[in-house]
Parts: sequence; C1' cells; structure tokens
RNA sequence: CGAGCCGGCCAGGCAGCCGCCGUCUCCGGGGACACGUCCCCGGGGCAGGAGGAAAGUCCGGGCUCCACGGAACAGGGCGCCAGGUAAUCCCUGGGGGGCGCGAGCCCACGGAAAGUGCAACAGAGAGCAGACCGCCGCGGCGCAUCGCCCACGGGCGAGACUUUGUCGCGGCAAGGGUGAAAGGGUGCGGUAAGAGCGCACCGCGCACGACGGUAACGUCGGCGGCUAGGCAAACCCCGCCCGGAGCAAGGCCAAAUGGGAAUCCGCGGGGCGUGUUCCGCGCCGGAUUCGGGUAGGCCGCAAGAGGCGGCCGGCGACGGCCGUCCCGCAGAUGAAUGGCUGCCCGCGCCACCGCCUCGGCGGCCGGCGUCGACAGAACCCGGCUUAUCGGCCGGCUCGCCCC
RNA sequence: GCACCCGUGGCCAAACUGGAUAAGGCACUGGUCUACGAAACCAGGGAUUACAGGUUCGAAUCCUGUCGGGUGCG
Repeated sequence: CGAGCCGGCCAGGCAGCCGCCGUCUCCGGGGACACGUCCCCGGGGCAGGAGGAAAGUCCGGGCUCCACGGAACAGGGCGCCAGGUAAUCCCUGGGGGGCGCGAGCCCACGGAAAGUGCAACAGAGAGCAGACCGCCGCGGCGCAUCGCCCACGGGCGAGACUUUGUCGCGGCAAGGGUGAAAGGGUGCGGUAAGAGCGCACCGCGCACGACGGUAACGUCGGCGGCUAGGCAAACCCCGCCCGGAGCAAGGCCAAAUGGGAAUCCGCGGGGCGUGUUCCGCGCCGGAUUCGGGUAGGCCGCAAGAGGCGGCCGGCGACGGCCGUCCCGCAGAUGAAUGGCUGCCCGCGCCACCGCCUCGGCGGCCGGCGUCGACAGAACCCGGCUUAUCGGCCGGCUCGCCCC
Repeated sequence: GCACCCGUGGCCAAACUGGAUAAGGCACUGGUCUACGAAACCAGGGAUUACAGGUUCGAAUCCUGUCGGGUGCG
C1' cells in the first nucleotide's frame, strides 16, 4: 500500500425566525368550599422532549386480574457439557463437526443395538437384500482339431491337451450396469474363480480398562472381522420446562334515558290475569332514597432487574461493595420533536489542473443537488431477528514492496 | 394495542399423513359445424405453488425469517 476479520461508537453540526407536546412558575379573569388550598379559561417566561432498532410481536420476565389441595395424564416447547441470570429458544466459556491459507465464521448438536413407519422412478436386488451382464467348475450337444472310408456332396470314430459356440446344474460377489443410497477402503496372500477367507495399515463399533478433565469429551491399550446403513424440522422414546389471560389487564369517580330494589302516597273506585262467582294474590300510577352499570373522566403511567464512575472476585457472561446523577426533565390518546433561511462538514455530478500502462488515479477551487440512510415511543424491562447512507476508534490476519 | 388465520395460472380451486410431467372447472386461443353468431364437439397454451433460507435423496406440503391480505377483542 492492497485485500479481509472481530469489537465498540456516532447517526450531520452551529446560528436566527416561526411553530408543536406535556409539565413548572408568574400574571389576569372566573368558580368551589372544610378559608388557604384546589379546579377551569387566557397570556408571558426558564428548563425538558424518540431509537439502535422505538419495527416484527419471535422468546423470556416484571405488573394486574381470574382459577387453584397435591401428583399424574393430555397438549405445547426445548435438547452436546458446565456456568451466568428475575427468566429464556438468550449470553459466556468449553467439547464435537463443517468452511476458510489465516485472523476468524457457521451448526435444531439427545436417542435409529425400544418399537412402528418411509425410501417414488430406475434396477437382478432397497433392508436379517440380490444375481441381469460377467468370472469359474462340471456335464450334454455342435464346430474347429486328429484318424479312417468315400460315389468328393459328405459319413463314421476318437476324446488326452488346446480353442470356441450353445444349453443345463452349481459356485462367486472381484468387475460392469441402475440409483440419492447396493451391507467398510487400499495392498499383499489365498483360490477353480472369488470373498474379512487370512494378514498389515486406515476407518467403524463397544453397556471394556487405565489416565486426564466437574462434565461434554479426549489420549492410550484391549476386544469385535464389521454383526451396528439413512430419515426423529415422520410417529415416537428419554430428560427438562410450562395454570389461563393480557394495560382494550385491573382499580376509582360517575351523567341523560330506560330498567331494578326498598319505603311512602292514592287505598276510593276501576281494568287485566288466576276457566266462572266470592275472598285473597300479582300487575297497571306518583314521590323519595339506594345499589349495580353505560357514555365520559381519573388512576395504573415512569425511580427502574435504572444510568455513569471507581475498587474487588471471575478466562468470560456476570456478581459484590462504595460514590454520584435522574431538578418540574418524553408521557401522548388520532396521538407532540417540525418548517424556512444562512454558514460549515460529508457524499455525488459537472467544469479546471497534474500523472499516465489511455483506462483510470490524485489534487483543488468554483457551480449544482425535492442529496445526508433505516425509520416514529403508546404499561415497562432483558434478549433474538429483520431494515439501515456514510463515517470514526481499537485489536488482529494474509499478500506485495522498502529499510 | 393485543390475540389469531390465510397466500397455488386472469378467476374459483384440488393435491397439505413429503415421491418427481402440480388435478379439475370458468375464462383465453385455434379448428369442426353455420349464411353469420351462440351452444356443442375436438385440440392447445398459460404456474419458479407470495419471497428468501434450511431439513431431506427429494418440499406446494415440514421448520425459520420477511412481505401482503383478512378476522376477533371496548
């Protein structure tokens, strides 16, 4: 200098003018009463006012209400080991596997020697598999071969060796072929041909032993010729976790209208119902009081597993202690953080200058830009995931050049 | 705000216990018939199963994440 990896941080800055939100305070006006406080309206002023993801709502908690004697089943989720934590499907460290020259990155990573199931098509055979081509042995027949006869077309006989075709009976799983996958691989021996059939090395398995490690696991040795193939993001088995709902939770105040309850009034007459008559009962009217509850309002609602700094323990996630800050300091309910102007910064384009391997690189002033990302709190936290222009800082790796 | 469901040609949709060219109907195109249409009959085209990644030999189907649409709750 170039290419890259990991971690942390910023999220344009300043000034002026005009606005928005909820508070605090002051002034003016009005109202209430328990008489010095509260509420409403208008105006002025100081200070404050989105994020790393506020998002998706994917996990886990706090909080609130409901349910609840315990346990198990069902259902759902998670899944190497150890730790951290309020808790987790999160984080840290370690183990194993994969990718990269490397810094580093990725992994739903329990069990297929408990059972059930799946594997289309192709292929001989697809799950305690199989024999199409092929290789080998034996037997029959034929051709070649050899001998004899002949009317030269052929006929008869021989079978030891060799070569070859075909059929049958066996042996084999090395090779070919099918497939995503064909029941270890390479080599030597062995054999009629072959084969873990035997041996060496590599691989695999073990509910075996020793050592190291808290453990996952690793190393060494032994055993087994391999019996134990794949799929559990198929059912399932094993281990662990989970009561349900969610701030539209929940609590308080409480209008109009209708309905409800109690008491009182009219208690005279009447109507309706109880099949009819009498009695009785109920309903039909008005007033007062009361409770539930709707609209609406208030609380929940921001001081919290909080931020910053230091020391200590730990490899680390994190924990403990001490100090300090949060002053009215975001708290809306169709939902506030905005707009305009100027200067500066960054980026892009155009023009200018320089270099030159003619395609770019570098510099600089000037001009231009609907340029400056993703995106907007809604009860609150801890995570994960997704979106994101550009830049800064720290650590590290690889390559080239120079000293 | 909270909870939940669904995406397959232009439209309606099947295959959702994984199996290879993804059914079928309407619509569309061409032909037969007809003087011309309709109907009928015959033939044909049109799908990266919303998108991306993963599991698997193999994904419309199983899993995860985005995007879009819809439903319920005062």
Description: Predicted 3D model of RNase P RNA and transfer RNA as a complex of 477 nucleotides. Its mean pLDDT, the model's own confidence on a scale to 100, is 78. Rfam match: Bacterial RNase P class A. Rfam classes the family as a ribozyme.